[in-house]
């Protein structure tokens, strides 16, 4: 330096990433928490956040 194996470092909050805070699940059993709304069907609607801030993508307006 490389490869293999084992252990540890919890998970989630309707479209991406990061920080902070909040909530939920898991930690005794039983369905883990979570996976938006309208509509009989065809079909239609809002939002990149749970909240705040920033970045990225998208949309609208104005100026160069």
């Nucleotide at each position: 330096u490389u490869u293999a194996u084992g252990a540890c470092c919890g998970g989630g909050g309707a479209u991406g990433g990061a920080g902070u805070c909040c909530c939920c699940c898991a930690u005794c059993u039983u369905u883990a928490a979570a996976c938006g709304c309208c509509a009989g069907c065809c079909g239609g609607c809002u939002g990149a956040u749970g909240a705040c801030u920033c970045c990225u993508a998208c949309c609208g307006u104005u100026g160069g």
Description:
Fluoride riboswitch aptamer (crcB RNA motif) from a Hyphomicrobiales bacterium, 64 nucleotides, folded computationally. NCBI's taxonomy places the organism under Bacteria, Pseudomonadati, Pseudomonadota, Alphaproteobacteria, Hyphomicrobiales. It was read from a public genome assembly, where an Rfam model found it. The coordinates come from a structure-prediction model, not an experiment, and the mean pLDDT is 77.